[in-house]
Molecule: c-di-GMP-I riboswitch aptamer
Organism: Deltaproteobacteria bacterium
RNA sequence: UCUCCGAAAGGGCAAAACCAGAGAAAUCUGGUGACGCAAAACCACGGGUCCUCGAUACCUUUUCGUUCAGGUGUCAGGAUAGCCGGGCUGCCGAA
Repeated sequence: UCUCCGAAAGGGCAAAACCAGAGAAAUCUGGUGACGCAAAACCACGGGUCCUCGAUACCUUUUCGUUCAGGUGUCAGGAUAGCCGGGCUGCCGAA
């Protein structure tokens, strides 16, 4: 010095919940707040999960009906980096 690693110190981030705001929703932003975190910094590339304003197929109910309502899937789009993997950058230095 580098890699693994994670003691100490200084500092950092901030789950749930509540309040305010954005959004159709998942969710996000700000405040309060700390469950946790050594990448809980950043990137939706792979997998997972979640959402459905839009398109479409089917099912159920309803309707004289091609209507109404609900549900399931597909497409397309979106969300999650604090679900996992991957990429990339990075503080400190005991064993």